[in-house]
RNA sequence: UCUUAUCAAGAGCGGCGGAGGGACAGGCCCUGCGAUGCCGCGGCAACCACCCAUGAGGGACGGUGCCAAUUCCUGCGGGACGACCAGUCCCGGGAGAUAAGG
Numbered sequence: 001u002c003u004u005a006u007c008a009a010g011a012g013c014g015g016c017g018g019a020g021g022g023a024c025a026g027g028c029c030c031u032g033c034g035a036u037g038c039c040g041c042g043g044c045a046a047c048c049a050c051c052c053a054u055g056a057g058g059g060a061c062g063g064u065g066c067c068a069a070u071u072c073c074u075g076c077g078g079g080a081c082g083a084c085c086a087g088u089c090c091c092g093g094g095a096g097a098u099a100a101g102g
Stems, first nucleotide, its partner, number of pairs: 001102007012041005020030003024075004042067003047063002050058002052055001071095001076092006
C1' cells in the first nucleotide's frame, strides 16, 4: 500500500507520573475528585488458531484486539417529515480502527 470482513452489544482496579486527551477539522465531551501514556493484575469479545464434525456448533490454553460517550456526533451524495427555514430521521459513500490474507 491492496483485498475481504466487522464496527448499536460487551468488559476496570492498583502503581508510576504529571497536562493534556477523545485519529484529522468543526462541534460536543473527558481531565489536578488527576487525564494521555507506561507497568502489574483483572476482565470483554471470539478475527486467526484449536475441538467436535459442518453449523445460527463448542470452549477460551495459544497469536492479535478491546475495556468513557454508536467509530462520541457531523464532515461527501441522495431521500423522508417539516414551509423552500430550523430541526429530526433513513440509505449509500468517504475517512478511521481491528482482524485475516496478498